[in-house]
């Protein structure tokens, strides 16, 4: 160079174009315990890489950019 997959929370994953985004780890506060760890409550964050277009309505569909990997040359 040329195809291909991806990007959503501090980490790691969901989400048929339709409730503005589930969930698990983490991390607070609390039960428990002599503490501590395990275990259970309860709580806390995201506008979805950018930047347009399409649409009554977009993480979701095009398009351009950047980024990350993997395939050919």
């Nucleotide at each position: 160079g040329g195809g291909g997959c991806c990007g959503u929370a501090g980490c790691c994953c969901a989400a048929c174009g339709g409730c503005a985004g589930a969930g698990g780890c983490a991390c607070a506060g609390g039960a428990c315990u002599u503490a501590g760890g395990a275990u259970c409550c309860u709580g806390c964050g995201a506008g979805u890489a950018u930047g347009g277009g399409u649409u009554c309505a977009a993480a979701u569909c095009c398009c351009a950019u950047c980024g990350g990997c993997c395939c050919c040359a």